Predicted 3D model of a 477-nucleotide part of an RNA (small-subunit ribosomal RNA, 3' major domain) from an uncultured bacterium.
The RNAcentral record of the full RNA draws on Greengenes.
The prediction has a mean pLDDT of 82.
[in-house]
Context: one part of a larger RNA
RNA sequence: AGGCGGAAGGCCGCACAAGCGGUGGACCAUGUGGUUCAAUUCGAUAGUAACCGAAAAAUCUUACCCGGGCUUGACAUGCUUGUCUUAAUGCCUCUUCCGAAAGGGAGAGGAAGCUGGAUUUUAUCCGGCGGGCAAGUACAGGUGCUGCAUGGCCGUCGUCAGCUCGUGGUGUGAACUGUAACCUUAAGUGGCACAACGAGCGCAACCCCUGCCCUGUGUUACACGUGUCACAGGGGACUGCCGACUUCAAGUCGGAGGAAGGUGGGGAUGACGUCAGGUCCGCAUGGCCCUUAUGCCCGGGGCGACACACAUGGUACAAUGCUGGGUACAACGGGUUGCGACGCCGCGAGACGGAGCUAAUCCCUAAAAGUCCAGCUCAGUUCGGAUUGGAGGCUGAAACUCGCCUCCAUGAAGGCGGAAUCGCUAGUAAUCGCGGAUCAGCUAUGCCGCGGUGAAUACGUUCUCGGCCUUUGCACU
Numbered sequence: 001a002g003g004c005g006g007a008a009g010g011c012c013g014c015a016c017a018a019g020c021g022g023u024g025g026a027c028c029a030u031g032u033g034g035u036u037c038a039a040u041u042c043g044a045u046a047g048u049a050a051c052c053g054a055a056a057a058a059u060c061u062u063a064c065c066c067g068g069g070c071u072u073g074a075c076a077u078g079c080u081u082g083u084c085u086u087a088a089u090g091c092c093u094c095u096u097c098c099g100a101a102a103g104g105g106a107g108a109g110g111a112a113g114c115u116g117g118a119u120u121u122u123a124u125c126c127g128g129c130g131g132g133c134a135a136g137u138a139c140a141g142g143u144g145c146u147g148c149a150u151g152g153c154c155g156u157c158g159u160c161a162g163c164u165c166g167u168g169g170u171g172u173g174a175a176c177u178g179u180a181a182c183c184u185u186a187a188g189u190g191g192c193a194c195a196a197c198g199a200g201c202g203c204a205a206c207c208c209c210u211g212c213c214c215u216g217u218g219u220u221a222c223a224c225g226u227g228u229c230a231c232a233g234g235g236g237a238c239u240g241c242c243g244a245c246u247u248c249a250a251g252u253c254g255g256a257g258g259a260a261g262g263u264g265g266g267g268a269u270g271a272c273g274u275c276a277g278g279u280c281c282g283c284a285u286g287g288c289c290c291u292u293a294u295g296c297c298c299g300g301g302g303c304g305a306c307a308c309a310c311a312u313g314g315u316a317c318a319a320u321g322c323u324g325g326g327u328a329c330a331a332c333g334g335g336u337u338g339c340g341a342c343g344c345c346g347c348g349a350g351a352c353g354g355a356g357c358u359a360a361u362c363c364c365u366a367a368a369a370g371u372c373c374a375g376c377u378c379a380g381u382u383c384g385g386a387u388u389g390g391a392g393g394c395u396g397a398a399a400c401u402c403g404c405c406u407c408c409a410u411g412a413a414g415g416c417g418g419a420a421u422c423g424c425u426a427g428u429a430a431u432c433g434c435g436g437a438u439c440a441g442c443u444a445u446g447c448c449g450c451g452g453u454g455a456a457u458a459c460g461u462u463c464u465c466g467g468c469c470u471u472u473g474c475a476c477u
Base pairs, nucleotide, nucleotide: 001477002476003474004473005472007471008470009469010468011467012466013465015461016460019424020423021422022421023420026315027314028313029312030311031310032309033308034306035305042053043052064301065300066299067298068297069296070295073139077138078137079136080135081134082133083132084131085130091110092109093108094107095106096105097104098103113129114128115127116126117125118124119123141290142289144288145287146286150284151283152279153278154277155275157273162201163200164199165198166197167196168177169176170175182191183190207267208266209265210264212235213234214233215232216231217230218229238261241255242254243253244252245251317417321376322375323374324373325372326371327370333364334363335362338357339356343352345350383414388409389408390407391406392405393404394403430453431452432451433450434449435448436447
């Protein structure tokens, strides 16, 4: 100097407490461990792995397994030799044989550049460039190993308030000081003080969205305007004003005005560093390894197995509910091999058909909870929907392994969940639906967004966890 302390002081955080809703019990979905398997590809493993890489595993993807096949290779650039250049062993089309395909074999037809020269042209021949093919060679190729050889990127402590430097000063020195104390702040934020004086990276501000107002513009929006809405630009908030407290400093508390008040709310933004944290399977890359295979292609299977264990979710166990009918109000988005209205067929999934729309124009689009009327009357039920049987629809070359949806039937567990444990402080939690990416389709209950309805509680900092500062102890470095 650090690290640690069941040491002290000060301070903070949904850390506890106060509340609300969950998880842990049930069923199902998804991920993981384990087991199994020819293979169940690989990685991620306390917090910081486990709806994670995967924003879409029937084939493809695919890296795994079995089987079949190829060997300068699916892809790049050279070199050598040969061959073709009005044409073949290649290319395109077609036929045919073996084959599941890949691949291998046979045949027919079709098409091809620039230029020099020779022959009078037609046309043919010779040469050069370019191009094709074959053989060979150098190489290609590898999701093979090493994230403990690496770059890049990311997680985490942590949006925590810290981390440093120059000069000076102190100390034999490591080092300290500055950066301590006091007040204050979300903040090493600021004030004051001080052997320190300054400075840098962080903090804050500058950026974006949103809440109020103004101005401009106005299509395709509204409906005829002192104007909703959309887009663009600007204003507005600064402890500016008043009072109290204070060292009358920074600032704190209260108040006025105001749409908004002391960072208004949200986002982007992550210091020096830590974990030999994660990733060689995004990409790049050193080294090592494979080279008729650890490369490449194809068919099929697997990644979907199932005694079990864990994690994250979905749906419930009902009456603040469920069912039937009527009826109201969004926002974000997406759409041309696309969204698809109206009409009509079907109980329905969906089918037929095709208006309009390259979209503030048309479509997806119905919002749902809500509200009105009616039924159910506490029951494993008109709760709950797992599971299974049957019949259909859609996508796709193809739904057996292994897709989604509909209808009829079936109706399981489940009576609010032990020890334990999680999230959340306001338009938040809870609850309700809607959109999108990926995508032919979809195993999405996931993820990323959007709006609707809309709470309770915080005495307080003793305790638990994590963190910051100072002091102190130590047999540790």